A computed fold for a 364-nucleotide part of an RNA from a Bacteroidota bacterium, annotated as large-subunit ribosomal RNA, domain IV. The organism belongs to Bacteroidota, within Bacteria.

[in-house]
Context: one part of a larger RNA
RNA sequence: CCAUGGUCAAGGAACUCGGCAAACUAGCCGCGUAACUUCGGGAUAAGCGGUAUCUUGACCGGUCAGAGAAUUUACUUCUCAAAGCUGGUCCGGAUCGCAGUGAAAUGGGCCAAGCGACUGUUUAACAAAAACACAUCACUCUGCUAAGUCGUUAAGACGACGUAUAGGGUGUGACACCUGCCCGGUGCUGGAAGGUUAAGGAAGGGGGUCAUCCCGACGCAAGUCGGGAAAAGCUUCCGACCGAAGCCCCAGUAAACGGCGGCCGUAACUAUAACGGUCCUAAGGUAGCGAAAUUCCUUGUCGGGUAAGUUCCGACCUGCACGAAUGGUGUAACGAUUUGGUCACUGUCUCGACCAUGGGCUCG
Numbered sequence: 001c002c003a004u005g006g007u008c009a010a011g012g013a014a015c016u017c018g019g020c021a022a023a024c025u026a027g028c029c030g031c032g033u034a035a036c037u038u039c040g041g042g043a044u045a046a047g048c049g050g051u052a053u054c055u056u057g058a059c060c061g062g063u064c065a066g067a068g069a070a071u072u073u074a075c076u077u078c079u080c081a082a083a084g085c086u087g088g089u090c091c092g093g094a095u096c097g098c099a100g101u102g103a104a105a106u107g108g109g110c111c112a113a114g115c116g117a118c119u120g121u122u123u124a125a126c127a128a129a130a131a132c133a134c135a136u137c138a139c140u141c142u143g144c145u146a147a148g149u150c151g152u153u154a155a156g157a158c159g160a161c162g163u164a165u166a167g168g169g170u171g172u173g174a175c176a177c178c179u180g181c182c183c184g185g186u187g188c189u190g191g192a193a194g195g196u197u198a199a200g201g202a203a204g205g206g207g208g209u210c211a212u213c214c215c216g217a218c219g220c221a222a223g224u225c226g227g228g229a230a231a232a233g234c235u236u237c238c239g240a241c242c243g244a245a246g247c248c249c250c251a252g253u254a255a256a257c258g259g260c261g262g263c264c265g266u267a268a269c270u271a272u273a274a275c276g277g278u279c280c281u282a283a284g285g286u287a288g289c290g291a292a293a294u295u296c297c298u299u300g301u302c303g304g305g306u307a308a309g310u311u312c313c314g315a316c317c318u319g320c321a322c323g324a325a326u327g328g329u330g331u332a333a334c335g336a337u338u339u340g341g342u343c344a345c346u347g348u349c350u351c352g353a354c355c356a357u358g359g360g361c362u363c364g
Stems, first nucleotide, its partner, number of pairs: 001359008010350002014348001019345001027051005036041001038174001053094002057090007066080005108343007115335002120132002137171006148158003175330004180260003185257002187253005194248003200242002204238006212229007261279005288322001289319001300316005
C1' cells in the first nucleotide's frame, strides 16, 4: 500500500451523477393502525408497550413417604396427600437499563409522481426492464380429405381421435369510462356490362420444295444442259376472328396499411375572435390528455416544496412534432422498475484515526 472484517469524539448526506456502500430496523406477545379501494385489500401500515436476572408469596400440576376405602388379610384398584425437589400462570418488591440466547437466522419507515394491471418470461458469460408473455377485447380465415403447418409437387403426420362455445392467423393487453372523421391511394372482399389480354384454335394470305408445263442452247433422234412458270402434298411465315383469370372498371371495407389543412378579415379601451370570406382536400384531429418516457425555442410562465430547486409536484396551452385497440384517459393491488421529497440512521463526508486476519513490499 491492497483485500476482507471491526470500532470511533462532535456533526449527520455537508459526500456523490445518485445515500453508491455502510448503518439503523428485525423474533415473539399485547395494544393500535390513515388516505385510498376492485371491499379482497392497503396492513407486520404507521405508532406504542412488554421481553432479561434475583427474591418473596398465591394458585394449578409432576415426583412421592404415608393414610383411608372397596373385601377378613395379601395382591389389585380408587381417593386424599406433608416436607423436599421441580414445571406453569399470576401479584408485589428490588436490581439492571431496552429483546433474549450456547449459537444461527431475522423488515428501515413514510409521502408524491412516471411506466407496466397482476404471478410469470428474457439477452447462458456487460441489459431483468417501461421489453416479452398474460387473462380480456376485436377483426379475419376455416363446413372437415377444414383452414393452416411439416414433408422430395410423395406417402404420411400434426391440426384432432377435435368440428365454428372448435381450430388457425393478426392486433390489443386486468378492470372502469370510452374508442370520433376519412374508402382518394395501397391492401382485402364482392361484382360483372364494357376495354385490354396468354397458351390454344382459325377464315385467309405469303415464302420454300415440286409432278407437270413453257422458253433457250446442243443433238439425226432418244435425249442432255440452262432458265422460267407451277397443282396436290410436305414445310415455313403472317394472320382477320374466337379465346380465362388478371388488370382497367363498379361497389364495399379502417379494432385493414394508413391519413386526419392553409390564408385573410371581424366585437364600443386594448387584446382575443363565438362570426364571415376564400383556396385546397378522401377527410381536415372529436372526447380526453398536454413543456408529457413526446416541448426544439426552454431552466417557457405561474404556484408549491428549499435559505438557495436545469430535477420534482400542481396548473396554464404558444401540442417545433399527443390523441383514441401502431388504442385514449383514469385506476386499488403488485414491482431487486424509474423520478422527486421526508423521518430515522450512519466513517458517504468534514477528516481522519485505530484494531484483527491475509497478501504485497523491505531485510535475511

RNAcentral holds the full RNA, with entries from ENA.